Predicted 3D model of a 350-nucleotide part of an RNA (small-subunit ribosomal RNA, central domain) from Natranaerobius sp. JW/NM-KB 411.
It matches the Rfam family "Bacterial small subunit ribosomal RNA".
RNAcentral holds the full RNA, with entries from Greengenes.

[in-house]
Context: one part of a larger RNA
This record gives sequence, C1' cells and structure tokens, in this order.
RNA sequence: CUGGGCGUAAAGGGCGCGCAGGCGGCCCUGCAAGUCAGAUGUGAAACUCCGGGGCUCAACUCCGGACUUGCAUUUGAAACUGUAGGGCUUGAGUGCAGGAGAGGGGAGUGGAAUUCCCGGUGUAGCGGUGAAAUGCGUAGAUAUCGGGAGGAACACCAGUGGCGAAAGCGACUCCCUGGCCUGCAACUGACGCUGAGGCGCGAAAGCGUGGUUAGCAAACAGGAUUAGAUACCCUGGUAGUCCACGCUGUAAACGCUGGGUACUAGGUGUUGGGGGUUUAGAUACCCUCAGUGCCGCAGCUAACGCAUUAAGUACCCCGCCUGGGGAGUACGGUCGCAAGACUGAAACUC
Repeated sequence: CUGGGCGUAAAGGGCGCGCAGGCGGCCCUGCAAGUCAGAUGUGAAACUCCGGGGCUCAACUCCGGACUUGCAUUUGAAACUGUAGGGCUUGAGUGCAGGAGAGGGGAGUGGAAUUCCCGGUGUAGCGGUGAAAUGCGUAGAUAUCGGGAGGAACACCAGUGGCGAAAGCGACUCCCUGGCCUGCAACUGACGCUGAGGCGCGAAAGCGUGGUUAGCAAACAGGAUUAGAUACCCUGGUAGUCCACGCUGUAAACGCUGGGUACUAGGUGUUGGGGGUUUAGAUACCCUCAGUGCCGCAGCUAACGCAUUAAGUACCCCGCCUGGGGAGUACGGUCGCAAGACUGAAACUC
C1' cells in the first nucleotide's frame, strides 16, 4: 500500500464535546482546477511482443512495426466533482404553545430499622451452628416498655417502568440547572455528518489532607472443621465504606454489537405526547410521533441467532484485527505522591 474482516472465532475506542481533515440537500448561471476528447512535441538504445531476413536449424543476429500505460504544450466539451455568484426549504437550528421524567448541583426536613447510653419491669440464661465452641450474662444479660444520642440507607409505591452520552440516578420539600418529546409552521437558509490529535466526564477499589463512624467489613485475633485449613462456618474486629477538597483513569466500563442518514412484511405488550370517531361523561376503537420489550416474513449468518431498536440493503466518517505461547511482559517515552496507567516489541517456541 492492498484484500478480507470486527454479537459469540483475533478485532468497536468506557463515554462525550470538538480544532484540523474526510464526506455533504434541491434549482439556475459563469469559470474550467479535477474529469473526458483531439492535435503536436517528448517518452535513447538494448530488452519484451508481432511480422520478415541472415548463419544447413536453433541459440545468436539484422530490419520493420507495436509498446514505452507517462509528462508538457495546445484546441475543445461542461454531465459529474470543485470553485464563484444567485435562489429554495425538505436536512439542521430558532420561535411559540404544551408534556413526562430516580437527569445534575446545593440547602433543609421525615419515618422505619440496627447499635450505643439512661431509666422501669423481669430472671437465668442469651447468642451462634450441620453440630458446637470462642463470645455475652447474677457487677442482672437476652426479652419487654419509656426516654435520649448518632451514623448510614431510604421498605411498600417498583414496573423487560422512567431519565442520562456513558459511568450512573430511587424518601419528602425548596432553590439553581442540562437534555428530551409532541403540536403549530412564524423565523434563519445547508448553518450538516463524522472526527486523527486535543479537552472534558468517567463504577468499585486505591492514594493525599482534614473530618465523621451506627451497621457492615479486607487485614488481623480467637472458636470450629480438617490429614492440614494461612479457607469456606462462627465470635470479635482495624483500614475502608460516609463527608469536603485534591489525585488515580481502570472494569465482564457488555447489547461482549462505534456514530450518522435513507430504504426494506407484519403481529402484540408497555411508557410519554398529538389527532379523529364514539359517549352526557367515563370508556372503547382507529390513525400518528418519540421511546422501551417480546414474536415473526424477506434478507443475512458457520451455526446460534439478528430481523424498522438489524447482525438486512446502501453511502459517509472514525476506532480496531491479521495464528497460539512468550506478553499486555521487557525496553524507551509520557502521565501519577504511590499503587500503577497509557503507548508497546523481540529472541525463543509450538
């Protein structure tokens, strides 16, 4: 450079914003860079191919033609790309009127439960297990009633329900704030898609400083089990889990399926809108938009399966793969306080 690929065989970047770049709707006009056609010059010879000649043939050699796919100049063409100008509204955006939501941030509030403390009742056990023991308890436990403290999480509602780009988000109220959907068609007039680098976000664990600590609980201690038991079970228990600020930047970050647009039978459930018919109203039915599930045709697929939420049919852009092990290792570089992260080989071997 090229071919074939990326749900499960190797392969979709964890997710977004976006500079450069690549790609880009409908109509008209000009230009002629790309594109196409003609002409001219050049593209050495040998070599190669074709035709013919000479050595008795051939190799070899001579002549002619082709080829030399290119470059330059020039004359034209104007469909497509490009470019310049003008116009359009269907892509995109704005406006107006409505709508749903655990979307994000901050402040405050509430009830249930666990634990602890105080007081009352009450007495010999409680707890725990397969069975036990460690443990707790006559200094009065467990149980039960009243009062108090404090931290963390929000039962039911709850739903292949909702929202968010992903990570993720679930008590209630208020404040600040992002996105989305529907209807109207008033406005802008291609303003679009993608996106190497870059920037931002990014579960859990972990790290730094300070705080907090009810429950849970790595490490650790003890009791069991066992041949042993550095485990599984039990009694305890510190980091941590929680908060503030900063760092880390990973994951089975999964739909193991990148984003965008268009097209291609249906059926059924559900969430949020809009329209119509029906009804006094409720309701029911039909159509439609956006989401989320299941089933299923064509088609696709190695099969499993996918199937208008495509893994179908096409186009545009990005990322990635190229036998297993060695190895996500070594070295170098960048980043990090560290842990480590990112980038990422080879020898050798099968």